């Protein structure tokens, strides 16, 4: 470089649920773990999904893709 088989050190945290912010998608923050090798960051491209007649604003990084940074360990 590649890799995630077994392992260990550490890490995050889905429903749910309590408070709180948002018209809402959903954010935050405590409980909780059902997964996660980037589920760490970043709306760039697509999906979804809100609000609006519409233009057009916004949610999603735990839909994929992309960029960009990194922790262990070698069956290569």
């Nucleotide at each position: 470089a590649a890799u995630g088989a077994a392992a260990a050190a550490g890490g995050c945290a889905a429903a749910c649920u309590u408070g709180u912010c948002g018209u809402g998608a959903g954010g935050c923050a405590g409980g909780g773990a059902c997964g996660c090798a980037a589920a760490g960051c970043c709306a760039u491209g697509g999906g979804u999904c809100u609000a609006g007649u519409u233009a057009u604003a916004g949610a999603u990084a735990g839909c994929c893709a992309g960029g960009u940074u990194g922790c262990c360990a070698u069956a290569u």
Description:
Predicted 3D model of a 76-nucleotide RNA (c-di-GMP-I-GGC riboswitch aptamer). Of the family's consensus pairs, 95% are formed in the model. Its Rfam family is "c-di-GMP-I-GGC riboswitch aptamer". A reference for the family is Kulshina et al. (2009), "Recognition of the bacterial second messenger cyclic diguanylate by its cognate riboswitch", Nat Struct Mol Biol. Model confidence (mean pLDDT): 86 of 100.